[in-house]
RNA sequence: GUCGGAGUGGCGGAAUUGGCAGACGCGCCAGCUUAAGGAGCUGGUGCCCGCAAGGGCGUGGGGGUUCAAGUCCCCCCUCCGACA
Numbered sequence: 001g002u003c004g005g006a007g008u009g010g011c012g013g014a015a016u017u018g019g020c021a022g023a024c025g026c027g028c029c030a031g032c033u034u035a036a037g038g039a040g041c042u043g044g045u046g047c048c049c050g051c052a053a054g055g056g057c058g059u060g061g062g063g064g065u066u067c068a069a070g071u072c073c074c075c076c077c078u079c080c081g082a083c084a
Stems, first nucleotide, its partner, number of pairs: 001083007010026003019067001027045006046057004060076005
């Protein structure tokens, strides 16, 4: 250089044919339990605005298609593999 694959919460990892982003697990926070801890159980856990109701944003970066994009198209970045 050419071709192919991958990039999603703190971490791993889902998301069917484009149709509620973050299921599920780990971790973390609070509570129950305990003398205390561990284990177990219950609830919560992206960011911003708002008293609340609710609204907006968010899938490596930028742009496009579409009523609607993690998913399709283009350019770029990073990593992995093959070939030269």
Transfer RNA from an Acidimicrobiales bacterium, 84 nucleotides, folded computationally. Rfam family: tRNA. Rfam classes the family as a transfer RNA.